Model confidence (mean pLDDT): 79 of 100. Predicted 3D model of an 89-nucleotide RNA (Glycine riboswitch aptamer) from a Rhodospirillales bacterium. It matches the Rfam family "Glycine riboswitch aptamer". Rfam describes the family as follows. This family represents the bacterial glycine riboswitch. Lineage of the source: Bacteria > Pseudomonadati > Pseudomonadota > Alphaproteobacteria > Rhodospirillales.

RNA sequence: GAACCCCGCCCGGGAGAGACCGGAUCCGUCCGGCGCCGAAGGAGCAACCGCCCCCGGAAACUCUCAGGCCAAAGGACCGCGCGGGAGCG
Numbered sequence: 001g002a003a004c005c006c007c008g009c010c011c012g013g014g015a016g017a018g019a020c021c022g023g024a025u026c027c028g029u030c031c032g033g034c035g036c037c038g039a040a041g042g043a044g045c046a047a048c049c050g051c052c053c054c055c056g057g058a059a060a061c062u063c064u065c066a067g068g069c070c071a072a073a074g075g076a077c078c079g080c081g082c083g084g085g086a087g088c089g
Stems, first nucleotide, its partner, number of pairs: 001088001005085005011079003018034001020033005035069003041065001042063003048057003
């Protein structure tokens, strides 16, 4: 000390699925009932990766525990900028 990599933050974009039925309500919401969604999180198989084994890491796949099904909020992921770190020279 630039780029790459890792972590975090601001901003922008960001899908899916009942404005379902019944009851209560302080109208914020709660309880029960079925029907659904997957892109917070979690879990699982294991494609794949590290090095052949052992071992380790492991998905946008699968499960729907959680979460969600007008809007709002949230939202994996992507882009831009910033801060920090490791590594390398």